[in-house]
RNA sequence: CACGCGGCGCCGCCUAAUCGUUCGUGCAACGAACCGGGGACCCAACCAGAACAUGGGGUGAAUCCGCUGCUCGCAGCGGUAGGGCGACACUUCCCGCCCGAAUCCGUCAGCUAACCCGGUAGGCGGCCAGGGAAGAAGGA
Numbered sequence: 001c002a003c004g005c006g007g008c009g010c011c012g013c014c015u016a017a018u019c020g021u022u023c024g025u026g027c028a029a030c031g032a033a034c035c036g037g038g039g040a041c042c043c044a045a046c047c048a049g050a051a052c053a054u055g056g057g058g059u060g061a062a063u064c065c066g067c068u069g070c071u072c073g074c075a076g077c078g079g080u081a082g083g084g085c086g087a088c089a090c091u092u093c094c095c096g097c098c099c100g101a102a103u104c105c106g107u108c109a110g111c112u113a114a115c116c117c118g119g120u121a122g123g124c125g126g127c128c129a130g131g132g133a134a135g136a137a138g139g140a
Base pairs, nucleotide, nucleotide: 010126011125012124013123014122018032019031020030021029022028023026033120034119035118036117037116038115043110055108056105057104058103059102064079065078066077067076068075069074082099083098084097085096086095090135091134092133093132094131
């Protein structure tokens, strides 16, 4: 000097997943904020008939299509509905880079005021870059 790894602090990203108080310091209890579920009237649906049948539903951007392989559970490749990022906050356009998973309930749930019940986890990046244009609003 370069590369890699680890710790702390700080700054950022996905996400609802942040902040505060109290102690017995557990990721505990309570509160705020944000988020999710259940749950009326009305509406929707059902109520008549036939066929098939592989139950149905939730969280989430994460659906669907084609091809190949296959132990017919699935795996891979290419797309795609949809979603995220690009460092002063917002919107739109262009461009670039990515994601397009997973999981829960357990035969059961449409919407839904009152009301009721829960969650606040996890995973990443930060010294060569951390694009361009327009607009509106706000502050100094």
Molecule: c-di-AMP riboswitch aptamer (ydaO/yuaA leader)
Organism: Planosporangium thailandense